[in-house]
Predicted 3D model of a 72-nucleotide RNA (transfer RNA) from a Nanobdellota archaeon. Taxonomically the source falls in Nanobdellota (Archaea, Nanobdellati).
RNA sequence: GGGGGCUUAGCUCAGCGGGAGAGCAAUCGACUGAAGCUCGAUAGGUCCCAGGUUCAAUCCCUGGAGCCCCCA
Numbered sequence: 001g002g003g004g005g006c007u008u009a010g011c012u013c014a015g016c017g018g019g020a021g022a023g024c025a026a027u028c029g030a031c032u033g034a035a036g037c038u039c040g041a042u043a044g045g046u047c048c049c050a051g052g053u054u055c056a057a058u059c060c061c062u063g064g065a066g067c068c069c070c071c072a
Stems, first nucleotide, its partner, number of pairs: 001071007010024004018055001026042005048064005
């Protein structure tokens, strides 16, 4: 220098044009003598950033940033 992948909740990840989600973690409740386990509920998000396309973008396009891999 060229090519590819990833970026979504505290963590690990799904979602691939129209409602933002799961598991774990956190908080509260039930259970217990008290805990743990288990069960239930609640809270938690600028979907990396900017622009574009579209009636509508986490999703498509362009540019940028960070991380990883391959080639040279």
Its Rfam family is "tRNA". The sequence is in RNAcentral, with records from ENA. Model confidence (mean pLDDT): 85 of 100.